Order: sequence, then structure tokens, then C1' cells
RNA sequence: CGAAACCGUGCGGGAGAGUGCCCUGACAGCCGGUCAGGGCCCCUGAAGGAGCAAGCCCUCCCCGCGAACCUCUCAAGGCAAAGGACCGCACGGCAUAC
Repeated sequence: CGAAACCGUGCGGGAGAGUGCCCUGACAGCCGGUCAGGGCCCCUGAAGGAGCAAGCCCUCCCCGCGAACCUCUCAAGGCAAAGGACCGCACGGCAUAC
């Protein structure tokens, strides 16, 4: 001097599955309705969380460590909105290689 990688912020993109049934409260009020909370049943997989393969550890095994968009569905979600793993761009930070 200074990539890549990583982190942060902003912008853009970004899937799935119930506008299910019942109860309560508020608003409104003729009924219907809207919003919030709770219960039951069904379902989704891409916040978070949990599980593990190779590999590492150990003389070896067990134990332990150990990734994902895989698996589970605790949490979350199932009109829209919000959120959203992940992807792209810009800026900033950190940092190593040449």
C1' cells in the first nucleotide's frame, strides 16, 4: 500500500402453510361486523433454538467437540402488513495474503 474472507448500516429482491372452530373483552350496534386476548384442531419450514455426517480428541472404543436451505417443530408463523434464512449493490469497520 492493500484484496479475499468476516462484521455492521442502508437500499433492492426474498418461499411455505387456516382470513379454521369456540369463548371473553372493547368499539360499534338491529343483525352482521372490526380489533385485542384465550382455548381446541389442522398445517408450514427460511428468524432464533435443538439433533448429527465427515473430521478432531483419545493408543482404540465409549464420552466429548462438531455444518447445512438436512431433520425436529420448543419457540415462531399460516389474508394483507410486519418478520424472514439467503442473494445483490453501496458505505463503513476489522483483518490477513500477495
Background: The RNA shown here (Glycine riboswitch aptamer) has 98 nucleotides and comes from Nonomuraea sp. SYSU D8015. Rfam family: Glycine riboswitch aptamer. From the family's description: This family represents the bacterial glycine riboswitch. The source organism's lineage runs through Bacteria, Bacillati, Actinomycetota, Streptosporangiaceae and Nonomuraea.